[in-house]
RNA sequence: GGGUAGGUAGCUCAGGGGUAGAGCACGGCCCUGAAAAGGCCGGUGUCGUCGGUUCGAUUCCGACCCUACCCACCA
Numbered sequence: 001g002g003g004u005a006g007g008u009a010g011c012u013c014a015g016g017g018g019u020a021g022a023g024c025a026c027g028g029c030c031c032u033g034a035a036a037a038g039g040c041c042g043g044u045g046u047c048g049u050c051g052g053u054u055c056g057a058u059u060c061c062g063a064c065c066c067u068a069c070c071c072a073c074c075a
Stems, first nucleotide, its partner, number of pairs: 001071007010024004018055001026042005048064005
C1' cells in the first nucleotide's frame, strides 16, 4: 500500500430508514437484628469524524481516523 471485519452506555454486545436497547457493573428503595442472596425502580449515550442522499440517517453512499486479521512490497 491492497483486502476483510469492526468502532453504539463504565464493560461485553444487540439494533441495519421513523425520537436508541439488553446483560453485567453502578445508584436508590424493600426485605434482615445486621449482612449476603433475592425483589422493585433508575440510562446521564453529540451511535468514531466530516460530507452526501432522504420529509426523516445509528441504519444507505463517499472520504478520512482508529482497532484486529489476511495479502503484497521494502529493509